[in-house]
RNA sequence: GGGGAAGUGGCUCAGUGGUAGAGCAUCCGCUUUGCAUGCGGAAGGUCCGGAGUUCGAUCCUCCGUUUCUCCA
Numbered sequence: 001g002g003g004g005a006a007g008u009g010g011c012u013c014a015g016u017g018g019u020a021g022a023g024c025a026u027c028c029g030c031u032u033u034g035c036a037u038g039c040g041g042a043a044g045g046u047c048c049g050g051a052g053u054u055c056g057a058u059c060c061u062c063c064g065u066u067u068c069u070c071c072a
Stems, first nucleotide, its partner, number of pairs: 001071007010024004018055001026042005048064005
C1' cells in the first nucleotide's frame, strides 16, 4: 500500500426497513439462623462518527475512524 471481517447495556452476543433483546454481572424482594442455590422484579443503550436514500434506518449507500485478519 491492497483485499476481507467486525464496532449494539459493565462483559459476551442476537436483531436483514416500523419506537432494541438474551445470557452473565449489578440492585431489590421471597426462600435460609446465615451464605450459596433457586424463583420473581428493577435499573442500565442517543446501536463508533458524519452525510445520503426513505413516510420511517441498528439494518441500505457513501466518506471517515478504531480493532482483527490475509496478501505485498
Overview:
Transfer RNA from Peltigera leucophlebia, 72 nucleotides, folded computationally. It matches the Rfam family "tRNA". It is annotated as a transfer RNA.